[in-house]
Context: one part of a larger RNA
RNA sequence: GGCGCAUGGUGAAUGCCUUGGCACUAGAAGCCGAUGAAGGACGUGACGAACCACGAAAGGCUUCGGGGAGCAGUAAGUAAGCAAUGAUCCGGAGAUAUCCGAAUGGGGGAACCCAAUACCGUGAGGUAUUAUCAUUAACUGUUAAGGUUAAUGAAGGAAGACGCAGUGAACUGAAACAUCUAAGUAGCUGCAGGAAGAGAAAGAAAAAUCGAUUUCCCAAGUAGCGGCGAGCGAACAGGAAAGAGCCCAAACCAGCUGGCUUGCCAGUUGGGGUUGUAGGACUGCGAUAUAGUACUUGAAGUGAUAGCAGAAUUAUCUGGAAAGAUAAGCCAGAGAGGGUGAGAGCCCCGUACGCGAAAUUGCGGAGAGACUUAGCAGGAUCCUGAGUAGGUCGGGACACGAGAAAUCCCGAUUGAAACCGCGAGGACCAUCUCGCAAGGCUAAAUACUAACUAGUGACCGAUAGUGAACCAGUACCGUGAGGGAAAGGUGAAAAGAACCCCGGAAGGGGAGUGAAAGAGAACCUGAAACCGUGUGCCU
Repeated sequence: GGCGCAUGGUGAAUGCCUUGGCACUAGAAGCCGAUGAAGGACGUGACGAACCACGAAAGGCUUCGGGGAGCAGUAAGUAAGCAAUGAUCCGGAGAUAUCCGAAUGGGGGAACCCAAUACCGUGAGGUAUUAUCAUUAACUGUUAAGGUUAAUGAAGGAAGACGCAGUGAACUGAAACAUCUAAGUAGCUGCAGGAAGAGAAAGAAAAAUCGAUUUCCCAAGUAGCGGCGAGCGAACAGGAAAGAGCCCAAACCAGCUGGCUUGCCAGUUGGGGUUGUAGGACUGCGAUAUAGUACUUGAAGUGAUAGCAGAAUUAUCUGGAAAGAUAAGCCAGAGAGGGUGAGAGCCCCGUACGCGAAAUUGCGGAGAGACUUAGCAGGAUCCUGAGUAGGUCGGGACACGAGAAAUCCCGAUUGAAACCGCGAGGACCAUCUCGCAAGGCUAAAUACUAACUAGUGACCGAUAGUGAACCAGUACCGUGAGGGAAAGGUGAAAAGAACCCCGGAAGGGGAGUGAAAGAGAACCUGAAACCGUGUGCCU
């Protein structure tokens, strides 16, 4: 030195565990903000810092309920205290709430600097107001421009979700690439709501049919579109979910105001009226009944935000410890689950059934108010949404790329009809059928989940699962935008090793605790690489 055996160090794998995650289900909720938000800075404790809580009234104040013995956060320790005259704690409602931040008196390099006016105070000082924009009103001004004052409202944030709208790529695919695709996607912007958007036919159809919208299944990868390439890709019908319909403009009538040509016009308020088998006005007849509401208020009832109550087991054995084993019992509307020195229905917390609110609040909708609502006949006259529909040119959307290209929407330019009317039925025309544009509102079925409550998992178990089980968006890196870790486990209980010895200490040896210290805090288990020690054999 090698090979073996034994025994250590180092090291952290593995096993076991779970405070944390991940995915989903049900319920409830879906906003906060000038009454100053979200998010922060700085402070507040008898005791250094941090987290958490709180705000100069600062580890807290008031009140109303709950609760019932200790409290004094994490967090041990000491001090000073509080508590059956009910503390700490839990819940409801309030008070206070520095400074920054939309930040709003002016400024500013956020958490700072500097004011004005009024009132109060001897004073230091205190309180209040003072940004901008929009709408409305008043005053002033010439009925103008402008100015002043007042009232009301807005702003900013979020859940990296869902919605609508504006704008709008490229990589990519086409095995290259230009039409095309990706895709109206991503991104950016605006505006919301608890949902949004859509919505009561100028519809769909082709059966003398249906009857607002939305969503799902199907139709169907069909009909089609397409350098007919890559690809894109409906609709009707059928079956479901849910269901709800309404209001104006106009004709006409009345009031008021204004204008003048004095019987008309315009404006405004109220009535009237709202549709396609046309309807309404108008004229005549008849009626005060019926039906309803999505508006306001809101009883009973029922939930939420603290809680209460809640059955039933002992002995022996092993063991450090009993919940294990053995024996004998018991409860069960409770044998879900968790904890307890190993594995507990009956030890503890709970669980099932049941009960409970001073205060705030949700649902609920009796009742009330308010509002809406009828018919018949006539057919002369009047009304029924105009720079609109449509055309042409240029674009866009429709599954549909200009195509035979209807339909819808924009820009430019033209430009109707008036119920004997108008539009559509995929060029266009006729017949036929269906509908009534150029005004508006509308719940539900649908989409999503930051936060709350309860729960579930052939989800993970510390290189996994969130980046983060641990004081993590931290430390650290970067001028910045931004990037972004590592790091869990003594023991049942600290019983965390008094005392002695070596040593300057670190560390160790005894002693002691403990079931175990080869569980000693660098602490469960403790593999391998790597480094030793002892010994057998070989050289």
Source information
Large-subunit ribosomal RNA, domain I from Lactobacillus johnsonii, 539 nucleotides, folded computationally. Its mean pLDDT, the model's own confidence on a scale to 100, is 86. Its Rfam family is "Bacterial large subunit ribosomal RNA". Taxonomically the source falls in Lactobacillus (Bacteria, Bacillati, Bacilli, Lactobacillales). The RNAcentral record of the full RNA draws on ENA.